[in-house]
RNA sequence: AGUAGAGGCUGCGCUUAUUAUUAGUAAGUCAAAUGAUGCUCCAAAGCAAGUGAUUUUGACCCAAAGGAAUCGGCGCCGAAGGGAACUGUGGAAAGGUUGCCCUGGGCAUAUGACUAAUAAUCAUAUGACUGUCAUCUGAGGAUGGAGAGCUACU
Numbered sequence: 001a002g003u004a005g006a007g008g009c010u011g012c013g014c015u016u017a018u019u020a021u022u023a024g025u026a027a028g029u030c031a032a033a034u035g036a037u038g039c040u041c042c043a044a045a046g047c048a049a050g051u052g053a054u055u056u057u058g059a060c061c062c063a064a065a066g067g068a069a070u071c072g073g074c075g076c077c078g079a080a081g082g083g084a085a086c087u088g089u090g091g092a093a094a095g096g097u098u099g100c101c102c103u104g105g106g107c108a109u110a111u112g113a114c115u116a117a118u119a120a121u122c123a124u125a126u127g128a129c130u131g132u133c134a135u136c137u138g139a140g141g142a143u144g145g146a147g148a149g150c151u152a153c154u
Stems, first nucleotide, its partner, number of pairs: 001154005008077001011076005017070003028060006037048003040092003080103004084098004104130002107127007132145005
């Protein structure tokens, strides 16, 4: 340098189908009231609007996406996630790219972000558990490090 592997039966990510939730909610129609704004946020422009914008109440009608669970399929072991920068826009946001930085892994608890949600996801902190390497120890075990690592073969 190349090839192949391990951590976990709660490993990581993507995805079809089904189901529940979202929700009797949004949108739409009608009626009453209100009376000048509304079109993701801030500007500009454009469009709609006293032939009634917007908002509130009631009635009728009535979703979807994201997220979740289950059975499968695919790709894998910096799998992947986050930050930052660049891109994207007039400026943001969404999205995309980048071994520039952080994180070995899952779990529990707390706080915060996001969300319809107390679910899930993400960030931070704490806790024990777990895999790996190094050092120390007679052993049991202790301490410490990080995945550009570790093990095996050529």